A computed fold for a 1492-nucleotide RNA from an uncultured Planctomycetota bacterium, annotated as small-subunit ribosomal RNA. RNAcentral holds the sequence, with entries from ENA and SILVA. Rfam family: Bacterial small subunit ribosomal RNA. Gene Ontology terms of the family: ribosome and structural constituent of ribosome.

[in-house]
RNA sequence: GAGUUUGAUCCUGGCUCAGAAUGAACGUUGGCGGCGUGGAUUAGGCAUGCAAGUCGAGCGAGAAGCCUCUCUUCGGAGAGGUGGAAAGCGGCGAACGGGGUAGUAAUACGUCGGUCACGUACCCUCAGGUCUGGAAUAGCCACGGGAAACUGUGGGUAAUGCCGGAUAAUAUCUUUGGAUCAAAGGUGUGAUUCCGCCUGAGGAGCGGCUGACGCAAUACCAGCUUGUUGGUGAGGUAACGGCUCACCAAGGCGAAGACGUUUAGGGGGUGUGAGAGCAUGGCCCCCACCACCGGAACUGAGACACUGUCCGGACACCUACGGGUGGCUGCAGUCGAGAAUCUUCCGCAAUGGGCGAAAGCCUGACGGAGCGACGCCGCGUGCGGGAUGAAGGCCCUUGGGUUGUAAACCGCUGUCAGAGGGGUAGAAGGCUUGUAUGAAGAAUGCAGCUUGACAGAGCCUCAGAGGAAGCCCGGGCUAAGUACGUGCCAGCAGCCGCGGUAAUACGUACUGGGCGAACGUUAUUCGGAAUCACUGGGCUUAAUGGGUGCGUAGGCGGUUUGGAAAGUCAGGUGUGAAAUCUCCCGGCUCAACCGGGGAACUGCGCUUGAAAUUUCCAGACUCGAGUCAGCUAGGGGUCCGCGGAACUUCCAGUGGAGCGGUGAAAUGUGUUGAGAUUGGAAGGAACGCCGGUGGCGAAAGCGGCGGACUGGGGCUUGACUGACGCUGAGGCACGAAAGCCAGGGGAGCGAAACGGGAUUAGAUACCCCGGUAGUCCUGGCUGUAAACGCUGGGCACUAGAUGGGAGCGGGCUUGCCUGCUCCGGUCGCAGCGAAAGCAUUAAGUGCCCCGCCUGGGGAGUAUGGUCGCAAGGCUGAAGCUCAAAGGAAUUGACGGGGGCUCACACAAGCGGUGGAGCAUGUGGCUUAAUUCGAGGCAACGCCGAGAACCCUUAUCCCGGAUUUGACAAUGCACGGAUUAGUUCUGUGAAAGCAGGAUGACCACCCUCGGGUGGAACGUGCACAGGUGCUGCAUGGCUGUCGUCAGCUCGUGCCGUGAGGUGUCAGGUUAAGUCCUUGAACGAGCGCAACCCUUAUCCUUAGUUGCCAGCGUGUAAAGGCGGGGACUCUAAGGAGACUGCCGGUGUCAAACCGGAGGAAGGUGGGGAUGACGUCAAGUCAUCAUGGCCUUUAUGUCCGGGGCUGCACACGUGCUACAAUGCGGCGUACAAAGGGAAGCCAACCCGCGAGGGGGAGCAAAACCCAAAAAGCGCCGCUCAGUUCGGAUUGUAGAUUGCAACUCAUCUACAUGAAGCCGGAAUCGCUAGUAAUCGCAGGUCAGCUAUACUGCGGUGAAUGUGUUCCUGAGCCUUGUACACACCGCCCGUCAAGCCACGAGAGUGGGGGGUGCCUCAAGUCGGUGACCGAACCUUCGGGACGGAGCCGCCUAGGGCAAACUCCGCGAUCGGGACUAAGUCGUAACAAGGUAGCCGU
Repeated sequence: GAGUUUGAUCCUGGCUCAGAAUGAACGUUGGCGGCGUGGAUUAGGCAUGCAAGUCGAGCGAGAAGCCUCUCUUCGGAGAGGUGGAAAGCGGCGAACGGGGUAGUAAUACGUCGGUCACGUACCCUCAGGUCUGGAAUAGCCACGGGAAACUGUGGGUAAUGCCGGAUAAUAUCUUUGGAUCAAAGGUGUGAUUCCGCCUGAGGAGCGGCUGACGCAAUACCAGCUUGUUGGUGAGGUAACGGCUCACCAAGGCGAAGACGUUUAGGGGGUGUGAGAGCAUGGCCCCCACCACCGGAACUGAGACACUGUCCGGACACCUACGGGUGGCUGCAGUCGAGAAUCUUCCGCAAUGGGCGAAAGCCUGACGGAGCGACGCCGCGUGCGGGAUGAAGGCCCUUGGGUUGUAAACCGCUGUCAGAGGGGUAGAAGGCUUGUAUGAAGAAUGCAGCUUGACAGAGCCUCAGAGGAAGCCCGGGCUAAGUACGUGCCAGCAGCCGCGGUAAUACGUACUGGGCGAACGUUAUUCGGAAUCACUGGGCUUAAUGGGUGCGUAGGCGGUUUGGAAAGUCAGGUGUGAAAUCUCCCGGCUCAACCGGGGAACUGCGCUUGAAAUUUCCAGACUCGAGUCAGCUAGGGGUCCGCGGAACUUCCAGUGGAGCGGUGAAAUGUGUUGAGAUUGGAAGGAACGCCGGUGGCGAAAGCGGCGGACUGGGGCUUGACUGACGCUGAGGCACGAAAGCCAGGGGAGCGAAACGGGAUUAGAUACCCCGGUAGUCCUGGCUGUAAACGCUGGGCACUAGAUGGGAGCGGGCUUGCCUGCUCCGGUCGCAGCGAAAGCAUUAAGUGCCCCGCCUGGGGAGUAUGGUCGCAAGGCUGAAGCUCAAAGGAAUUGACGGGGGCUCACACAAGCGGUGGAGCAUGUGGCUUAAUUCGAGGCAACGCCGAGAACCCUUAUCCCGGAUUUGACAAUGCACGGAUUAGUUCUGUGAAAGCAGGAUGACCACCCUCGGGUGGAACGUGCACAGGUGCUGCAUGGCUGUCGUCAGCUCGUGCCGUGAGGUGUCAGGUUAAGUCCUUGAACGAGCGCAACCCUUAUCCUUAGUUGCCAGCGUGUAAAGGCGGGGACUCUAAGGAGACUGCCGGUGUCAAACCGGAGGAAGGUGGGGAUGACGUCAAGUCAUCAUGGCCUUUAUGUCCGGGGCUGCACACGUGCUACAAUGCGGCGUACAAAGGGAAGCCAACCCGCGAGGGGGAGCAAAACCCAAAAAGCGCCGCUCAGUUCGGAUUGUAGAUUGCAACUCAUCUACAUGAAGCCGGAAUCGCUAGUAAUCGCAGGUCAGCUAUACUGCGGUGAAUGUGUUCCUGAGCCUUGUACACACCGCCCGUCAAGCCACGAGAGUGGGGGGUGCCUCAAGUCGGUGACCGAACCUUCGGGACGGAGCCGCCUAGGGCAAACUCCGCGAUCGGGACUAAGUCGUAACAAGGUAGCCGU
């Protein structure tokens, strides 16, 4: 920096990613070289070889071999010489080098000091010395023991081994007189040479001890300590010291973390990081520690000793069973464990070390090689040209694109690897000879000879593009996409998340991206993470202020003077090893790597100086703080007393039926007299009005009145003290309610519990009637609350305005103005804040101190500790799990939230549906099939504006056929005149199949015979076809909210932003309609208007329409001449705009009323449907992606079905009758239709209808009769003269056909039904209701449907409480798939980790007692002993042995602590989702929440 919480936003906050790194490991792949690096786990066990020896110039002795001599049994033996092995004595080394990190939290390490408290072999310098004696003992020889390891006795021998004497200071001790202490020789002819030896001094280097500071975690370890702390004395040590011991004292350490526990070698450095930090300590260097585990000393200059000794233990090996031996954490190597880490290599050539005079020997230190892509670095796998853009692959809209100059092909080069050749640096030295200098054999120079493990590098030559490329990734973060397969499967995944039929996310292919001898993954560290914040965070609401105060330690602290110089600052100086890092230069061809020089190492010490500031010391001051004095407000506290109202109970009176309670009731109570009311008594608790965002208190909290005692505050003015202050870890005190213990008290209340009544599906609740604890008092405990201002305390500073309380001034006009201090509120600027908000009472600006936070859940749980009588409190985790949890604000949606408003929404009315019969659609059932779609409103007389068969119709079923096809279009190949058309036969239900006859067309060529091509046909192939699937892949169309008034945009403004404003508010409207105001100003889609129709009038026109007047004519009739007046027709215009008047209203919009007018405030009706919602409907109107099918899911045909019927629902028709029905008579429409049509007159038939034929392609003719109405008559309340279902018979018509399954007619039949339960629908005027007419579809019809037309023609409402729906504003929200939302708990199932648990198994460090190896030390030492002394007896001295202290280890015992297992129990997390309820989110339907 990015991703991830949301519909979106800002913030908080976690998780995740991109980077760098590694002693790595794993997967795939792998050409070469250089330089590095490689047992991180079991400090587990180890076979084998090697890793420390050397010196003969310290010593004695001297094997084999060789030479000579002698002897010989001819095998050999002996002597001498040469030779020098092995072993020994002695010296030096072995304490270095090499390995490892177990232990160790300080006896370590780092830095800086101290050592007058110390040591030091070898080396250097200086001074001095090196005299004289002695006794042993290995080896060796002899004899033994033992399997071995090893060992005993006797004899004899040397030394630079051991011992004595001498000498002796500058050494040591000292009482200052003195006393004490040494030595070794070797080489060499020889020596004053050389190498040694002894004493002393100094040096260098290396050590010992010691001080300060620094250097992990844990307080769920808080107290630890008896040699402990100190002293005196002694011992011990190289040396100080309780290091050890005796005695004395009682100290010492600790919150700045003792003691305990856990973890760990420390540093230079290394990784990362801008840095500060954080993490780390492999290789290299320094230090420490370890050496099978534990203990111990010896030797030595040095060890308590890796490849030495002794003892104990475990393990392993040998054994003759009696005993012995061993220690790879040296180099290689092996087993084991493990994800995992190499050769039993070469050499001492170099460097270094040991010994030696030296040559030299030894050296798994080291130098090299080997193995491993483990890391870093370098090189290569070719370079140039080359477009038919080849083939192949992949994609494709079929045109092409891409792989891709890539390949092929042509030319060239020669790194690495391969072959051959010749050959350097790493070599300095060493030796001896010669030579020069020199006194020299020392030393130096020159010449000669000689030394390479690595290994035969670089270089030259040869051949030849020949031998050398992979890994990961392509949804976003994050560079890079297409196709196919798969279909919540298989799988992917670092986070978000992909996969349920169109997956750029899985798998494969092609292609692209990244890196490249590697690439990915995993693990770990730092970074990003300011996500522990020193640099550099926070705490009102996100996690986070302790419930409140007092106060200890600590931290911080007013003004001024002088001094000091601890902090601070400056200069100088010492140190801060080297390596590393860094800069410059240089060496390997470059780089990695390496070398030289510089810088740096931010640190520590010493020293000189400064004195502002902090600190310290001394002095002074008064403003902080406090004291005294005067005044003052107050429910501040404790105790005592008193009072009235109310309540309950009791007593008494009056009174007489209910009271009480609720949403409504009931339980309860009352004629044994309640309730009500009056009087009286008793009791307990609480204190009305005043009373107030008023007062007091630290908080909790405090309210009738009076008294006693008592705490604190405020104001005013003087005086006094002189910084006495602030905060406050631990600590102490106070601390609502509930609760606990003991004793009282008990009226009311009482959701405790409990009983009863209701409510309810249930109701362990909400409501009601009772009611015990409790509530009250005293004493004690508890110690928690949403103990909240969710805001710790103190001080200072930073605009104001306006109320309240307490006190004190100033002015004057005495009730006003104004000022100061303190307390307590509201609003508001700057500033702050994520925002909401805070804002002199800060959440602003600063300082000081304390408390607290670090994702959600698990969990304030478990465990431990502590407090409590208990309940429980305080302290307080982890495993596991999630990718979030959260704050504020925004837009919506929603609410059994609020306000305003509208709608046939309700109400007021009228008529219906729901009951009946029938029609029709749907469900269901049935069926071979009853094709499909539509499903709350917004499916259900819907798609379907016409299912008897066919068509429709889908093939839904049965059956029969057909396969380039029923249809249209194109192409290819082959065939041949087969062809189109016409026609015939057989078969068949038809379609079709089989067969026969006849037989064309167009264009071109032509030799006139014919040929070629097209159309057509057949065969085959591409393909046609599909009402097959997906309306959740789509277009288009449509429904619905809704003809509801809304939905947006530009610019500006406000806000960090989502977003807001505009569009809100006040009016008004049918309307976001208009007006006014206003940070808005405008605009768009909607509203309205424009359009059609209807209502009035005018103009024009006058046939097919009309007929007033004139004429003619009829029985009558616009029938005729004519007319344009009227009606009408159909074209154009007029008219209506709140225009006028009055009132109301903001001088507005507008509303109310009125006039005029045919019509009045949108005149009525229609068309017109904003942004969007419902994954709404339709793949079966059509179109269309994908999928499926292709002798079938296509096509054709016959028959059936879609009409099927116990049933249920929707929509209708007809009714139930008298406002009616029937009969007869009679009147008035509009709008339509008509040629395969409408059909007049006339005739026949009761009728449907038939015959007949005029007229009419229509203002002309026809359908056509309008009906209700009106008049007259009948019916008289009846299942009827209502009602017409059902059924029978006989007919009519359409049609190929009327059985399934048409309509109509006549006659007969005459069912249910007497107005319809719960519920529900339509309608506000030419409307409802009622009456008929027409049309489309159509052969006919199931039409009572649908679409239109006119006739007659009401009632009611002027309201918005309620139901439904809608609009605006506002409010709450844990909803956003948006309440059909979200979400809680038990139970049931699976799985995971954890806690408890009778117990059980093991580990760790201690304690007490017993025992005690080796060993030092001490004691003893009758036994033993070469050196010295001796008077020879012995002595001195030493030792074995024994004893004692200490003590590793072992045993016993009681505790502590850690880990594991554990029947069972417990809660928790997660899981597809099951069961029961509905707790929370809205007033969540009882507001929610906190404590008990």